[in-house]
RNA sequence: UCAGGCGGCCGGAUGAUCGCUGGUCGGCGUUUAUGCGCCGCCUGGAGGAAAGUCCGGGCUCCACGGAAACACGGUGCCGGGUAACGCCCGGCGGGGGUGACCCCAGGGAAAGUGCCACAGAAAGCAAACCGCCUGCUCAGGCUUCGGUCUGGCGGGCAAGGGUGAAAGGGUGCGGUAAGAGCGCACCGCGCGGGUGGUGACACACGCGGCAGGGCAAACCCCACCGGGAGCAAGAUCGAGUAGGGAUGACGCGCCGGCGCUUCGGUUCCGGCAGGUGCGUUUCCGGCCCAGUCAUCCGGGUUGAUCGCGUGAGGCGUCCGGCAACGGACGUCCCAGAUGAAUGGUCAUCAGCCGAACCCUUCGGGUUUGGCGACAGAACCCGGCUUACAGGCCGCCUGAUCCC
RNA sequence: CGGGGCGUAGCUCAGCCUGGUAGAGCGCUUGCUUCGGGAGCAAGAGGCCGGAGGUUCGAAUCCUCUCGCCCCGACCA
Numbered sequence: 001u002c003a004g005g006c007g008g009c010c011g012g013a014u015g016a017u018c019g020c021u022g023g024u025c026g027g028c029g030u031u032u033a034u035g036c037g038c039c040g041c042c043u044g045g046a047g048g049a050a051a052g053u054c055c056g057g058g059c060u061c062c063a064c065g066g067a068a069a070c071a072c073g074g075u076g077c078c079g080g081g082u083a084a085c086g087c088c089c090g091g092c093g094g095g096g097g098u099g100a101c102c103c104c105a106g107g108g109a110a111a112g113u114g115c116c117a118c119a120g121a122a123a124g125c126a127a128a129c130c131g132c133c134u135g136c137u138c139a140g141g142c143u144u145c146g147g148u149c150u151g152g153c154g155g156g157c158a159a160g161g162g163u164g165a166a167a168g169g170g171u172g173c174g175g176u177a178a179g180a181g182c183g184c185a186c187c188g189c190g191c192g193g194g195u196g197g198u199g200a201c202a203c204a205c206g207c208g209g210c211a212g213g214g215c216a217a218a219c220c221c222c223a224c225c226g227g228g229a230g231c232a233a234g235a236u237c238g239a240g241u242a243g244g245g246a247u248g249a250c251g252c253g254c255c256g257g258c259g260c261u262u263c264g265g266u267u268c269c270g271g272c273a274g275g276u277g278c279g280u281u282u283c284c285g286g287c288c289c290a291g292u293c294a295u296c297c298g299g300g301u302u303g304a305u306c307g308c309g310u311g312a313g314g315c316g317u318c319c320g321g322c323a324a325c326g327g328a329c330g331u332c333c334c335a336g337a338u339g340a341a342u343g344g345u346c347a348u349c350a351g352c353c354g355a356a357c358c359c360u361u362c363g364g365g366u367u368u369g370g371c372g373a374c375a376g377a378a379c380c381c382g383g384c385u386u387a388c389a390g391g392c393c394g395c396c397u398g399a400u401c402c403c
Numbered sequence: 404c405g406g407g408g409c410g411u412a413g414c415u416c417a418g419c420c421u422g423g424u425a426g427a428g429c430g431c432u433u434g435c436u437u438c439g440g441g442a443g444c445a446a447g448a449g450g451c452c453g454g455a456g457g458u459u460c461g462a463a464u465c466c467u468c469u470c471g472c473c474c475c476g477a478c479c480a
Base pairs, nucleotide, nucleotide: 001399002398003397004396005395006394007393008392009391010390012349013348014347015346016345017344018343020045021044022043023042025040026039027038028037029036030035047374051385052384054383055382056381057380058379059230060229061228062227072226073225074224075223076222077091078090079089080088081087092106093104094103095102096101107221108220112219113218114215115214116213129161130160131157132156133155134154135153136152138151139150140149141148142147169187170186171185172184173183174182188210189208190207191206192205194203195202196201234306235305236304237303244297245296246295247294248293249292250291253272254271255270256269257268259266260265276290277289279287299479300478301477313332314331315330316329317328318327319326320325351371352370353369354368355367356366357365358364359363404476405475406474407473408472409471410470413429414428415427416426423460431447432446433445434444435443453469454468455467456466457465
């Protein structure tokens, strides 16, 4: 210098001016009054993703004796972090790259079921199309009569060819009629105990000639996790309406006596116990009424307040830890709208791109024109993913050149 | 703001759960029929399944991300 890898950060700055919105304070007006309206000063005012809503929580309501099981959904190497997670960190194993480094939904296929289309002889307790080898008192051709070639019938083999995504270890040597873990060496694989490691796993040793291929983002098995809905949750006030209709659920109990009885029950009387809702009442108690809830149809309103921002909060220093992260101390308060504020214009500077001119050693200077992304809070937080003009910093790798 | 569903031929939909050949109706084209048109009959064209990546030998189908469209949800009595 060129080409890359990883991590982190910014995502215009300053000033003027005109606005928008939240808050404190002051003044004026109004009101019985906390209040409301107007004006003024000061001050806060989007993001790294506010997004997608893909996970995990807080919070709120509903349901539910507890636990377990079933069903359904999700997660899946090991250890740690965390409020929790499918997230993060550190390892292990596998794969890719010359390398820095990157990628992996990475449990179980000898629990069972299912699938493996087409092609191919054969696709799952293997099989033999071409082929290689061999036997025959078989047939034919040639013959130097030793044989040889072609075909038929029978047998052996799985090396080679061919099909396929995949054909029952790989390479080499030996061996054989031809072959084959048939034998041997190395590699792979399985089993056994040993050593190291918290563990995933690794290492060396011994034994075994190799034994049942793939798919679980197919059903499934194993382990672990999960009640449902969501701030339009939920609570309060006000206005208004026909305080309407249909269906369903809840409550209308228990005991004794008499009577009736189709022997299932039931009218009446007495006693006991419990209780739903509404109204009145300070409460207990008592009294009156009969309703309450859910869904749907119909009707009315399109208002206000709370929830709503001090929080698993930000920043700095130190300590522990390889790290994620944790602890201690100090310091700060930092958006809160509800058709929904956070904006517009101008000037200067900085950034990028283009053109012209000058000095000229890659380059520098002057003038001028253009560009500036993705996107915008809406209950809040921790992650993931996706989008993004342009720019900055740090560490590292490979190649080349110079000293 | 929250929740749910759907993208396949010009249009309306099957197929997806259980992965191997992409189908139906209407429409379109050509021919026959008719004096001509319509109807009818026969034949044919037309889709890489919204886009990207992954799992698998193989994806419209299974998984993830993304784009677009549609529907539902306010309160009071």
Predicted 3D model of RNase P RNA and transfer RNA as a complex of 480 nucleotides. Rfam match: Bacterial RNase P class A. Its family is annotated with tRNA processing, dimeric ribonuclease P complex and ribonuclease P activity in the Gene Ontology. The family's RNA type in Rfam is ribozyme. Its mean pLDDT, the model's own confidence on a scale to 100, is 76.